[in-house]
Context: one part of a larger RNA
RNA sequence: GGAUGAAAGUUGGUGGAGUGUUUAACAUAUGCAAGUUAGAUGAAAAAGUGGUGUUUCCAGUGGUGAAUGAGUGAGUAAAGCGUAAGAACCUACCCUUGGGAGGGGAAUAAUAGCUAGAAAUGAUUGCUAAUACCCUAUAAGCUAAGGAGAAAAAGGAGGAAUCUACCUAAGGAGGGGCUCGCAUCUGAUUAGUUAGUUGGUGAGGCAAUAGCUUACCAAGGAAAUGAUCAUUAGCUAGUCCGAAAGGAUGAUCACCUGCACUGAGAUUGAGACACAGCCCAAACUUCUACAGGAGGUAGUAGUGGGGAACUUUACAUAAUGGGUGAAAUCUUGACAGAGCAAUGUUGUGUGGAGAUAGAAGGCCUAUAGGUCGUGAACUUAUUUUCCCGAAGAAGAAGCAAUAACGGUAUCUAGGGAAUAAGCGUCAGCUAACUCUGUGUCAGCACUCAUGGUAAUAUAGAGGAUGCAAGUGUUAUCC
Numbered sequence: 001g002g003a004u005g006a007a008a009g010u011u012g013g014u015g016g017a018g019u020g021u022u023u024a025a026c027a028u029a030u031g032c033a034a035g036u037u038a039g040a041u042g043a044a045a046a047a048g049u050g051g052u053g054u055u056u057c058c059a060g061u062g063g064u065g066a067a068u069g070a071g072u073g074a075g076u077a078a079a080g081c082g083u084a085a086g087a088a089c090c091u092a093c094c095c096u097u098g099g100g101a102g103g104g105g106a107a108u109a110a111u112a113g114c115u116a117g118a119a120a121u122g123a124u125u126g127c128u129a130a131u132a133c134c135c136u137a138u139a140a141g142c143u144a145a146g147g148a149g150a151a152a153a154a155g156g157a158g159g160a161a162u163c164u165a166c167c168u169a170a171g172g173a174g175g176g177g178c179u180c181g182c183a184u185c186u187g188a189u190u191a192g193u194u195a196g197u198u199g200g201u202g203a204g205g206c207a208a209u210a211g212c213u214u215a216c217c218a219a220g221g222a223a224a225u226g227a228u229c230a231u232u233a234g235c236u237a238g239u240c241c242g243a244a245a246g247g248a249u250g251a252u253c254a255c256c257u258g259c260a261c262u263g264a265g266a267u268u269g270a271g272a273c274a275c276a277g278c279c280c281a282a283a284c285u286u287c288u289a290c291a292g293g294a295g296g297u298a299g300u301a302g303u304g305g306g307g308a309a310c311u312u313u314a315c316a317u318a319a320u321g322g323g324u325g326a327a328a329u330c331u332u333g334a335c336a337g338a339g340c341a342a343u344g345u346u347g348u349g350u351g352g353a354g355a356u357a358g359a360a361g362g363c364c365u366a367u368a369g370g371u372c373g374u375g376a377a378c379u380u381a382u383u384u385u386c387c388c389g390a391a392g393a394a395g396a397a398g399c400a401a402u403a404a405c406g407g408u409a410u411c412u413a414g415g416g417a418a419u420a421a422g423c424g425u426c427a428g429c430u431a432a433c434u435c436u437g438u439g440u441c442a443g444c445a446c447u448c449a450u451g452g453u454a455a456u457a458u459a460g461a462g463g464a465u466g467c468a469a470g471u472g473u474u475a476u477c478c
Stems, first nucleotide, its partner, number of pairs: 001478004006474002009471002013348004018343001019341002021306001026304003030301003035064003040061002045056003071259003080184001082182002085179002089176003094172007102136004111126003115122002143147001155164003186230002193221002197219008234256001236254001238249004262281002265278001284295004312338001320334001321332003352380003361372004386415002389412001391410001395405001422467005428447001433462005443450001
């Protein structure tokens, strides 16, 4: 000198686009953050009717999503990340192509009865449907060529055309799993380490390779090119500094990755060993009729606590994106915008022009005067901003309808210079000087130093200078 997710002092007009618990991965009251589908399905209810029909709502069964989005960095020095390769794999939804959907069956939830419990939640008997479940037929393909073994399917809407859903095979796209080379902080005051460990055979297992697992056999494997152990740490693109070399760093944004009160486990599924799913154990909180239950904000707001320190328990699905659905819709604390904070950055204003008896007043003085100072008053014009009215968007997509932001941006009439300047410094470094008080005291100070009666270095005043809605200080990095 530059920089910051900064803090605190002092001061503080406004607009744009950013950023905002760096500490306790501490504990969390309350609300919301993942639903949707009645064009899969049988009931119940309501409106309405003479009846059929129709409409609305809809717990349950079924489908799909909930593995995304959102958060956080505790762990992790490699099962991670970055980069460059590879072969033994999987893939719901989507796209392309070929083929198929024949015939049967048994249940069950809801519901109704009865019944246990304070509750959470159940037990039992009977009834019923399906795109829920089961059996069977039928094929490519494989083969030792004789044969053997072996698969699935579902309908719905419509008057119809047709649309949509289903099963299977092959390919694609996008996504994911696995292997490997190189690279990835510090310590030797850590030198020895490893026993499924290193390799082989058989068996098992997986979507797939593999000590992945297991039995047996061999005794190997990696290591001073630093193994093992220990400290620290999410990684990267990037960010800051620097002429570069390089040093520091990893907030926001983007990719990858780990985690979801702590520890372990599996279920479902194309995909999880699953943040707002389940089971078990421990701690904590909480309800209880003491037999037994409920919970997990590192989602979004909010609270307590810690801390130098960091925001609203607000608005809307209008846009973009996601989920579901044939669709209309519905849903979405993602997202879009608003609120708070000078937290940084950037734009702009706090006035312009003229005006001297060079006014009063302050300060200095050699008492002649000098300076603040064209500065003010005064004259004149203007209105960025401000106040108050009128009009009023784009963002919305073929037409129409639909705007949270928002009566916002913008535009325009009227008003009046009106509402708007501070902070630091002035001995040298370093731009800017005098007076008064103090008297090695009080103090100042990054450093050198200063202050003991003429202090340009302390305090005040006048003046000057630097930056400016900021300014100087502290902390950290280059």